This is a predicted structure of a 73-nucleotide RNA (transfer RNA) from a bacterium. It matches the Rfam family "tRNA". The family's RNA type in Rfam is transfer RNA. The sequence was found in a public genome assembly. Its mean pLDDT, the model's own confidence on a scale to 100, is 81.
[in-house]
């Protein structure tokens, strides 16, 4: 210089064909208990690294930066 993978809530990760984003753990709150732990039940929390473009509609498909892991030279 080329190739290929990834980038989604505080922390891991899902989301197969385009239809408006879910799990697990953490946090918070109510409830059992004298407490603490643990249990149940619920609530906050992300417009999907960034920016264009196709579309009625993009996390998803196209292109173009950025970052990291890798393979070739």
């Nucleotide at each position: 210089g080329g190739g290929g993978c990834u980038a989604u809530g505080g922390c891991g990760c899902a989301g197969u064909u385009g239809g408006u984003a879910g799990c697990g753990c953490g946090a918070c709150u109510c409830a059992a208990u004298g407490g603490c732990a643990u249990u149940g039940a619920g609530u906050a929390g992300g417009c999907c690294g960034c920016g264009a473009g196709u579309u009625c509609g993009a996390a998803u498909c196209u292109c173009g930066c950025u970052a990291g892991c890798u393979c070739c030279a």